RNA sequence: CGGGUUGACCGAGGGAAUCGCGGCAGGUCAUGCGCCUGUCGAGGAAAGUCCGCACUCCACAGGGCGACGAUGCCGGCUAACGGCCGGGCAGGGAAACUUGACGGCAAGUGCAACAGAGAGCAGAUUGCAGUGGAGACGCUGCGAGGGUGAAAGGGUGCGGUAAGAGCGCACCGGCAUCGGCAGCGAUGUCGAUGGCCAGGCAAACCCCAUCGGGAGCAAGGCGAAACAGGCGCCGGGGAGUGGCCCGUUCCGUAGAAAGCGCCGGGUACGCCGCUAGAGAUCGGUGGCGACGCCGAUCCCAGAUAGAUGAUUCCCCCGUCUCGACGGACAGAAUGCGGCUUACGGCGUCGACCCGGCAC
Numbered sequence: 001c002g003g004g005u006u007g008a009c010c011g012a013g014g015g016a017a018u019c020g021c022g023g024c025a026g027g028u029c030a031u032g033c034g035c036c037u038g039u040c041g042a043g044g045a046a047a048g049u050c051c052g053c054a055c056u057c058c059a060c061a062g063g064g065c066g067a068c069g070a071u072g073c074c075g076g077c078u079a080a081c082g083g084c085c086g087g088g089c090a091g092g093g094a095a096a097c098u099u100g101a102c103g104g105c106a107a108g109u110g111c112a113a114c115a116g117a118g119a120g121c122a123g124a125u126u127g128c129a130g131u132g133g134a135g136a137c138g139c140u141g142c143g144a145g146g147g148u149g150a151a152a153g154g155g156u157g158c159g160g161u162a163a164g165a166g167c168g169c170a171c172c173g174g175c176a177u178c179g180g181c182a183g184c185g186a187u188g189u190c191g192a193u194g195g196c197c198a199g200g201c202a203a204a205c206c207c208c209a210u211c212g213g214g215a216g217c218a219a220g221g222c223g224a225a226a227c228a229g230g231c232g233c234c235g236g237g238g239a240g241u242g243g244c245c246c247g248u249u250c251c252g253u254a255g256a257a258a259g260c261g262c263c264g265g266g267u268a269c270g271c272c273g274c275u276a277g278a279g280a281u282c283g284g285u286g287g288c289g290a291c292g293c294c295g296a297u298c299c300c301a302g303a304u305a306g307a308u309g310a311u312u313c314c315c316c317c318g319u320c321u322c323g324a325c326g327g328a329c330a331g332a333a334u335g336c337g338g339c340u341u342a343c344g345g346c347g348u349c350g351a352c353c354c355g356g357c358a359c
Base pairs, nucleotide, nucleotide: 001355002354003353004352005351006350007349008348009347010344013315014314015313016312017311018310019309021041022040023039024038025037026036027035028034029032043329047340048339050338051337052336053335054334055216056215057214058213068212069211070210071209072208073087074086075085076084077083088102089100090099091098092097103207104206108205109204110201111200125146126145127142128141129140130139131138132137154172155171156170157169158168159167173197174196175194176193177192178191179190180189181188182187220272221271222270223269229263230262231261232260233259237251238250239249240248241247279298280297281296282295283294284293285292286291316327317326318325319324320323
C1' cells in the first nucleotide's frame, strides 16, 4: 500500500435568531389554572410485544400423579432468562474468524416426491453360476459387477465357492461394552473384547431430563358530583287531563310530591401508583471474558388524548435542468435486562489475518 475478519462509538448534518408547548423551582400581584425568571424535556432502536424480571391484585397448607407449554453439549455470569461470556464437538474458510434447537431413531409408531426390479428383518432388471430344453424360454442359487436415485444394508485384499456373500481371515473405518490417562466438565486420547456392521428424518408423533399458578399500570389504591335507590325530618296536599280555570280520574291523609339532612355502593372527574433506579458518568481494582467490587460526582421527560414544535438566515454534503430539491428509520405512555426487526454516513477509532514493496 492492497484485500479481508472483528469489536466499540456516533445518529433531527453543524450553528444563530425569533415565536410557541409540557414538567419542576423561585418570585410577583390586580389570586387568574394569571404573569415573570431560571431549569429540564424522546431513541439506538422509544418499534415488534418475542422471552426474562420488578411491582400489583387474584388463587394457593404440604406432597404426588396427569395434561399443556417452553427449553435441551459443558462450565460460568446474572435479580432472572429461551440472554450473554468462555470452552467442547460438528460444518465453512488458506487464515483472522464464523455458523449450529447440538439429549434419544441400537425404545415404539410413522414418513420418504421422481427415478428405479427393489426404499427397510430389501431386492432378481441386466448380470454370474447350476440345470431342463434343439431353440425361444423356464426353474433354482447369488448379492459381487452394471444401471436408477438425495439415499441400495461398511472399505481394500486374500481365502473360499458351481457362482457368490463378514461366509472365514488380515488390515482400515464405525458402533457397543469394559478399563487406563488428561480435564471441574462437555470431551479428548490410548488399550482390550465382540463380525455387532445397526441407513436418513424427532423445527414427525413420541421417549427422557429440567423449568413453568393466572391476569396485567385500563394492575391496584384514595377522594368523589349528577342520576337512580334506602332512611329520617318537614309537609297537608300532589300528579294527569297538549297552555289556564272549573270539572273529572288517580295517588296521599295508615303521611304522597317538593324541600332539607344522612347512608352505603360507586360512574364521570380529580389525586396517588409515576419515575432516585438491578440509575447515569468518571476513576481505581479483580477476572481471558460475560461481569463483580470500591470511591467520587450527578439527577437525566413524566405528559393523559397525550408537551418535546414551527419559521427565517448562514455554512456542510449529495443530485441535477444551476437555483432549486433532498439529508435515514422512527418516536416515550409503570420501570428494568435481553432478543429480533428497520435505518444513515465508501462515518470515526481500535484489534487481528493474508499478500506485496521498502528499511

Overview
Model confidence (mean pLDDT): 80 of 100. Bacterial RNase P class A from a Chloroflexota bacterium, 359 nucleotides, folded computationally. Rfam family: Bacterial RNase P class A. By type it is a ribozyme. The model forms 95% of the base pairs in the Rfam consensus. Taxonomically the source falls in Chloroflexota (Bacteria, Bacillati). The sequence was found by an Rfam model in a public genome assembly.